[in-house]
RNA sequence: CCCUUAGAGUUUCUUCCUGGCUCAGGACGAACGCUGGCGGCGUGCUUAACACAUGCAAGUCGAACGGGGAGUGCAGCAAUGUGCUCCAAGUGGCGAACGGGUGAGUAACGCGUAGACAACCUACCUUCUAGAUGGGGACAACACCGCGAAAGUGGUGCUAAUACCGCAUAAGACCACGCUGUCGCAUGACAGAGAGGUCAAAGGAGCAAUCCGCAGAAGGAGGGGCUCGCGUCCCAUUAGAUAGUUGGUGAGGUAACGGCCCACCAAGUCAGCGAUGGGUAGCCGAGCUGAGAGGCUGAACGGCCACACUGGAACUGAGACACGGUCCAGACUCCUACGGGAGGCAGCAGUGGGGAAUAUUGGGCAAUGGGGGAAACCCUGACCCAGCAACGCCGCGUGAGUGAAGAAGGCCUUCGGGUUGUAAAGCUCUGUCAUUAGGGAAGAAGAAGUGACGGUACCUAAUGAGGAAGCCCCGGCUAACUACGUGCCAGCAGCCGCGGUAAUACGUAGGGGGCGAGCGUUGUCCGGAAUUACUGGGCGUAAAGGGUGCGUAGGCGGCGUGUUAAGUUGGAUGUGAAAUACCCGGGCUUAACCUGGGGGGUGCAUUCGAUACUGGCAGGCUAGAGUGCAGGAGAGGGAAGCGGAAUUCCUAGUGUAGCGGUGAAAUGCGUAGAUAUUAGGAGGAACACCAGUGGCGAAGGCGGCUUUCUGGACUGUAACUGACGCUGAUGCACGAAAGCGUGGGGAGCAAACAGGAUUAGAUACCCUGGUAGUCCACGCUGUAAACGAUGGAUACUAGGUGUGGGAGGUAUCGACCCUUUCCGUGCCGGAGUUAACGCAAUAAGUAUCCCCGCCUGGGGAGUACGGCCGCAAGGUUGAAACUCAAAGGAAUUGACGGGGGCCCGCACAAGCGGUGGAGUAUGUGGUUUAAUUCGACGCAACGCGAAGAACCUUACCAAGACUUGACAUUGAUUGAAAGACUUAGAGAUAAGUCCCUUCUCUUCGGAGAACAAGAAAACAGGUGGUGCAUGGCUGUCGUCAGCUCGUGUCGUGAGAUGUUGGGUUAAGUCCCGCAACGAGCGCAACCCCUAUACUAUGUUGCCAGCAUUACGGAUGGGAACUCAUAGUAGACUGCCGCGGACAACGCGGAGGAAGGCGGGGAUGACGUCAAGUCAUCAUGCCCCUUACGUCUUGGGCUACACACGUACUACAAUGGGAUGAACAGAGGGAAGCGAAAUCGCGAGGUGGAGCGGAUCCCUAAAAGCAUCUCUCAGUUCGGAUUGUAGGCUGAAACUCGCCUACAUGAAGUCGGAAUCGCUAGUAAUCGCAGGUCAGCAUACUGCGGUGAAUACGUUCCCGGGCCUUGCACUCACCGCCCGUCA
Repeated sequence: CCCUUAGAGUUUCUUCCUGGCUCAGGACGAACGCUGGCGGCGUGCUUAACACAUGCAAGUCGAACGGGGAGUGCAGCAAUGUGCUCCAAGUGGCGAACGGGUGAGUAACGCGUAGACAACCUACCUUCUAGAUGGGGACAACACCGCGAAAGUGGUGCUAAUACCGCAUAAGACCACGCUGUCGCAUGACAGAGAGGUCAAAGGAGCAAUCCGCAGAAGGAGGGGCUCGCGUCCCAUUAGAUAGUUGGUGAGGUAACGGCCCACCAAGUCAGCGAUGGGUAGCCGAGCUGAGAGGCUGAACGGCCACACUGGAACUGAGACACGGUCCAGACUCCUACGGGAGGCAGCAGUGGGGAAUAUUGGGCAAUGGGGGAAACCCUGACCCAGCAACGCCGCGUGAGUGAAGAAGGCCUUCGGGUUGUAAAGCUCUGUCAUUAGGGAAGAAGAAGUGACGGUACCUAAUGAGGAAGCCCCGGCUAACUACGUGCCAGCAGCCGCGGUAAUACGUAGGGGGCGAGCGUUGUCCGGAAUUACUGGGCGUAAAGGGUGCGUAGGCGGCGUGUUAAGUUGGAUGUGAAAUACCCGGGCUUAACCUGGGGGGUGCAUUCGAUACUGGCAGGCUAGAGUGCAGGAGAGGGAAGCGGAAUUCCUAGUGUAGCGGUGAAAUGCGUAGAUAUUAGGAGGAACACCAGUGGCGAAGGCGGCUUUCUGGACUGUAACUGACGCUGAUGCACGAAAGCGUGGGGAGCAAACAGGAUUAGAUACCCUGGUAGUCCACGCUGUAAACGAUGGAUACUAGGUGUGGGAGGUAUCGACCCUUUCCGUGCCGGAGUUAACGCAAUAAGUAUCCCCGCCUGGGGAGUACGGCCGCAAGGUUGAAACUCAAAGGAAUUGACGGGGGCCCGCACAAGCGGUGGAGUAUGUGGUUUAAUUCGACGCAACGCGAAGAACCUUACCAAGACUUGACAUUGAUUGAAAGACUUAGAGAUAAGUCCCUUCUCUUCGGAGAACAAGAAAACAGGUGGUGCAUGGCUGUCGUCAGCUCGUGUCGUGAGAUGUUGGGUUAAGUCCCGCAACGAGCGCAACCCCUAUACUAUGUUGCCAGCAUUACGGAUGGGAACUCAUAGUAGACUGCCGCGGACAACGCGGAGGAAGGCGGGGAUGACGUCAAGUCAUCAUGCCCCUUACGUCUUGGGCUACACACGUACUACAAUGGGAUGAACAGAGGGAAGCGAAAUCGCGAGGUGGAGCGGAUCCCUAAAAGCAUCUCUCAGUUCGGAUUGUAGGCUGAAACUCGCCUACAUGAAGUCGGAAUCGCUAGUAAUCGCAGGUCAGCAUACUGCGGUGAAUACGUUCCCGGGCCUUGCACUCACCGCCCGUCA
């Protein structure tokens, strides 16, 4: 200088952290699914080192040798002799130990790396030196005779050699002996001279030259053997192993060292730096991955090792203990005449088998290489090629241009369109691949000849877009979306998770995304994973500090000096094979592939330097550490003795009926004298006050007093030693309580146990008793939330304030006081740190300081097995299978609490009246039914939707009918439609008759509108489903006082602050304070009614005064009053006093009709309850379409063993009955209210004045008041039920209306547990009106009359608000969760 480092999903309501799981990447000797055009280069039994049919894979040399055979020459009459060529059995030589295969074994000097051999060998090749003289005896082949089924083999006889054997020669080698010189790290090596001993040989070819061989010695190269340093997997739940074991002496053996083997001697050797044992495994160059450090792997290619059916052994040879040799044993297979034999594919093909899975019984020695040969040549499943397989990598193609009517078809649609899509068709081209034909290599070295591949690569021409595209995915991660089908089914899924009727997640289709002759899936490895952290993590609470100390090994270690150079560091040298990888080039058209050069190679070794630091050695120092001396403090420990208070027990006295105990009781004790009280005595245990986040101790722990023995710390001093220190695996010791053993002791207390209570139960909590135990001595156990959940040591880094023990200074007569300092023990707090909480000189800060222990997701589990310890109980060490996607820490917001504080509400309390009992009405459940339509279900469903089901309503049931429809829109045709009557029918409906012809404009041709008909189509229709798809509306918390936002600030963040705090209010109402400042929706006010007054207007309202009168504001009149309708005023803590903080505000007072929001209403924040409603309405989707639509008649919604809610009427004398006579408000009235009069006992009838209303009517108000009666009873209470006779409404009162009269006269004598409403014109009580409505009100909504009691207060019940606290809840306590069973 350059290059290089990526994250995401998933725990939660939310956040931060810890932490696991999962994904995106790359790779493969792969396999499987779907698909598949071509070529090049590679690769291809990972499993059964399982068994193998068949063929081939190692031979060659006649120029080492004899003989034989075949062919052919010459000589000879022939026998025969002598040649040449070829064949090849045998003797002999070389090779067969290479090449090729496999990875079973092996944890080892096997492999890698770097050395050593002064302890060694080496055929063929090569260099050099000195030689080869002269002889001898055999054995195969062969011949003959045998044995055997075969394989094979025996006997006799003949014969050659480069086969075998002595002898000669000895340059030299070797052996033993002593000598000299040189050298080495040691044993020792080398060289030289001396004398003694031992040791060689082979020939062949050629006319010859010569060549090939032979033998001795010394080298070289290459190959091998042995040895050593370092490195090389897992388990300690493998801790001790070892007798040839370790060493020595001697002998043997080997090419060579060596316990390699043997005899004797000694008793060693290895091991926590992991021996021994067990498991697994060939090792390396390298390959994959990774930023790197690392991790994983050891196919192909290359190096080494090991093996060759299994085990063992040697022979030959230079070399083997030998894959295609021998022998023995074993298993298996084959042949056999049963006597006996033969075999070894982990060579190349191939077969069976195993398996998810891996190829041809191919061609050639043309090339490269190997063996033999003098050579020609022969052999070579090494090798070179071809075949099969998308198994991998690389390259190419499946066409290119143009082409909008944006074709058809498909899909979607808001029905307009969009998309597929320039895509196709069409037009114009090209020829890579393919097919056909022609030409045709390099690879051959070496002049010629010689090519398996191969008529291959390549070149040329022609043909024709023709023959060539799939796979996966589309919820997030992660690029890519819609429709239909399905309906927690079928299915998907790597993780989170989808699917229960609107699925971008399943299946299909259209569309889209990705890759592409491939694409996905599965498996394995690395990565991400800083998730084993060397680089590069942690341990207060997430997993994690040992219970504590002493101390061994080990690790680490103060200040100077000198020396050394082990660590460290620099240079040089050797090595780190080739291939691979990287860089620069080259060759195949490119690439893959092949290839030249270069660099690097972190390592090891040798050598020369450096000396700061670390280490070694030597010699010093005093600051660490220790000793001495002088002091004071202390529940430090051990032993002995002593003391008083209290409990209990015993004895005696006094004394009498209870004591004791609890929430309340009972068991228990007591008239045989308790408890209480007095005196005396016995015995055990513990030590009130002092006493204190005080003291001591390593921790556990230690508390009356005295004596004695004893450990440690602290302060002062600075005399002594001179680094003696820190930590500490294994080890040793101590170690609360409970427990165990032996022996004592035993007052109180008290597991177990007994009894009494409590309770659904109560093996508990409470009570009465009570045994082990608690106490002592000795021994064992060895654990605790043994906690500061915080290991030890050292140093440093702001402060403030207590307290314990010392010392110094100042001051004082002295004690205090002030100040400095050391050690201990607390609190607060800054920097810093931390996920936060917090810690903060007693660190959880700083030091890359030092040492030890421990952690690596949750559960299984501190469990099982094994070991060790223990008398036992048990302790210690300590897994796995399986299972989950979390488990967890800290903080945050809420909700919740039989947590706390403050406050409110008819919430309780104080009162009044009810419900729950009776009868009836009404609603609901249940049951019943053809149907009893549907909805509403705690408060917040149940006199609710329904402000009124005989038909209708009506949605239900039965029966009968209709099908473009009862209703809507559109186009065309026609013209009426409607109405009345008759017949059939339950009616809908059907048939017939009568009647007759709408409106507007007009250019009079017609057009338009409304209505109707038939036919056809779109469509209508649905009170069918889903309120968990929705809108709208509503209920509820709650008329509770709350709910939020902007900016700022704080916090990593969720969030907090504001909104909390002190007061105050009905109120987040207001005031003050405050890192907050403002604002919004709520509160309040503005609106309506009501309470007072004034003004205006006086009719239908009013009548004080005046007049008149039929005595009725009726009339004249009046405008005062009431009242009505409008407008205005009035109330604001405005005034005074007190309190409060000089505030807000509160209390009291004055004035006032009204006083502190005067009373009431309307008004309902953000939100909660998947609250209610698809049956008010609207509406998505689904469903029905001669029916789930529509019409009609009848029935049902009114049923009735029962249960519940809400009401009415009562049970009577504060009452019932009778008679008389008073006083409202607010409403309604035209298909209406209906007066007077009249009839009826009455309901009601007749009647029809008046009134669309301050005029007329409904309209009598009732309770109340006055008088009379009833006299406590199932009654003169109560009115149900039933009968008879009527009335009204309505087509129609049977199912199923209301009312009246007469008669009947049920239950009921004030209501169990429980429960509801109400705080003033309220409760209670009394009546009146209205809506609905033909009729039907005990319901609902309003109205007025009469008109109380009580509230000490906020402990408790319920609901709510604010603050705070805890939490494992957040679907929020109706939560979560544990156990048992299924």